[in-house]
Context: one part of a larger RNA
Formats: sequence, structure tokens, C1' cells
RNA sequence: CUGGGCGUAAAGCGCGCGUAGGCGGCUUUGUAAGUCGGAUGUGAAAGCCCUGGGCUUAACCUGGGAAUUGCAUUCGAUACUGCAGAGCUAGAGUAUGGUAGAGGGGGGUGGAAUUCCCGGAAUAGCGGUGAAAUGCGUAGAUAUCCGGAGGAACACCAGUGGCGAAGGCGACUUCCUGGGCCAAUACUGACGCUGAGGUGCGAAAGCGUGGGGAGCAAACAGGAUUAGAUACCCUGGUAGUCCACGCCGUAAACGAUGAGAACUAGAUGUCGGGAGAAUCUGUCUUUCGGUGUCGCAGCUAACGCGUUAAGUUCUCCGCCUGGGGAGUACGCCGGCAACGGUAAAACUC
Repeated sequence: CUGGGCGUAAAGCGCGCGUAGGCGGCUUUGUAAGUCGGAUGUGAAAGCCCUGGGCUUAACCUGGGAAUUGCAUUCGAUACUGCAGAGCUAGAGUAUGGUAGAGGGGGGUGGAAUUCCCGGAAUAGCGGUGAAAUGCGUAGAUAUCCGGAGGAACACCAGUGGCGAAGGCGACUUCCUGGGCCAAUACUGACGCUGAGGUGCGAAAGCGUGGGGAGCAAACAGGAUUAGAUACCCUGGUAGUCCACGCCGUAAACGAUGAGAACUAGAUGUCGGGAGAAUCUGUCUUUCGGUGUCGCAGCUAACGCGUUAAGUUCUCCGCCUGGGGAGUACGCCGGCAACGGUAAAACUC
């Protein structure tokens, strides 16, 4: 090693693309490297094992055999794997026609609301709370009407609805652009799967430069509460939140469930497409692809999972190995920094 695991106990990289490597559909021919068989040589002796013999026995000594699972040469076998050739279409892909969608990027536009400003009209309060106070207001506020400015977000529609690899995406319109699904044919002919390194994308916060700044709001100030109150509540309020470009590279980046493929009862809702039927807008049947709920077998420590598997199998990658020390120190790599990545030990229970 044979022979452990990873939803919640330790353990699935946040997500793609892809190099090496690993693995790989059906038919056929050749080859004979792997694989299998025979022969020959070798595999020292001793020892071990089997069976005889010798010391009165045993230990001990000794004869023969077996074993030495290996290696080399040679002759064969050809199912499987490899290699080479020929072919195929069920995997994969391309073309044609449809189709749904907050998929991505740029430009333009719109209405509601908040705030501020001008003006009208009006007067003593407004605001806020558990109750208050700070705060605002006779220099005319709040409430109300007209007009204007500016920024940010898009009510209803809205739905375990949709799209995207993930992060994520929601007003309308236009331009550019990615992917999916369905139907019927045609074409290519295994072109595939996974993926160490590598490379790209990656919420929020944060950083750099320059803009912007309505509302909200870390920090901060004040008012309350309280024994205290560096909080919860209130009044203010700066970074930030927004835009452009460049960094950062982390999250309970979660389905806490890696990717691909095949197989294994059903029931029911919903979204997209097709086919058929009907009493033809409405209903029913069926099929392909999503997304939910329940559930058989089976699995599971249990909870639960259950054709969207955590069932039954195969291929490839990642990861785990008692708690603390510690995702830390040191070193190295990356970063403007903040910090990120990789990653111990002593000691201790």
C1' cells in the first nucleotide's frame, strides 16, 4: 500500500480560462511495448520449510528435495491497455430558423421623493423622545403654493420569477456585445473530461490622482440614560458612500455540498421552448431545458439528502489528520500603504 475521510464533527481553492500531466466513445487491420504462457540460463553456500541419517534423546551435525515469488535470452498467445493505419456517429462542435432574460459595456432621457435657494401667503412655534434636552424659529421657522438648483436611488410591476462561471445584475430608450434554450435537417468526425503550475475575473471596506457631494453616515461634538455609559436613544456632523482611471484580492465569497459523465420509484407547483388533442383565448396530454416543495429505494452518527443526491459507480483536481499556541513568528513572494499569500516550533492540556 491493500483498507480513512471532506453539508453541520478537522477538511471543496470565491469563480473562470487553460499549460504539463492523468483519464478517455464504437468498428476493424497491423504491431506485440504493457499483459499472459512455455523453454533455457542464472537466482553462491549457510539459514527457513519438507523428508531421511548420525551422536542413549534434544539442542547440534549431516544427505536429498522444495523454495528462492527475481532477472536475462528465446519461442508463443492477442482478450484488455498502448502504438500505427483505415472507417463510424451515440460524446463534442459548426451551420440554418426561432426564442426568453435585472447577462456585460457606452450614450441619451424620465417621474416620485429628500435637501437647499428665490418668491407668495400665513404666525408662534417646530423638531425630537419612554419622557426630555441639545438643535431650529419673531433676523419670520415648521405646515402650505409657484419657480429654480443639485446629487443619489429607481416605488408599483416583483414572483422559493429571470439572467450570469462566481462576485453579482432591477426606471425608460438607443448603440456595441457575451452566453443559454428549443425544433428540424445538413456538416466536421472523438476534435472530449479534469486541470499541478500559470493567467484573468472577483461584494463591501480600504488606498492613490482628479472630480462630485442631495440624502445617509464610521470618526468627532453636544443632549439624554446610567453608579459609570468612551454604547444603545436624540440633535448635529467629516471621511466615505457617487463618477473616471489605477491599486487592493479579502468575506458566513454559503447550497457551509469541486468539476464532468452514466445509472436508480414517483407526486406536485412554477419559468422558457416544441409537438399533439379538445367542447379551440381559458383546458388536457406529451417532450426538452431551468427553478422549488414533498417523497420510494438507498445513504446518514443523527439532523437530514433523496433524478438539482448527501443513492449506485467511473475520471481528474483541491483539501483534512486532537485542542490551545496560530492562520501567529521567521523567511520568501505580492502591495503605495493597510495588509494579503505561503507557513512552523518551543511550550501546554
This is a predicted structure of a 349-nucleotide part of an RNA (small-subunit ribosomal RNA, central domain) from a metagenome. Its mean pLDDT, the model's own confidence on a scale to 100, is 90. RNAcentral holds the full RNA, with entries from SILVA.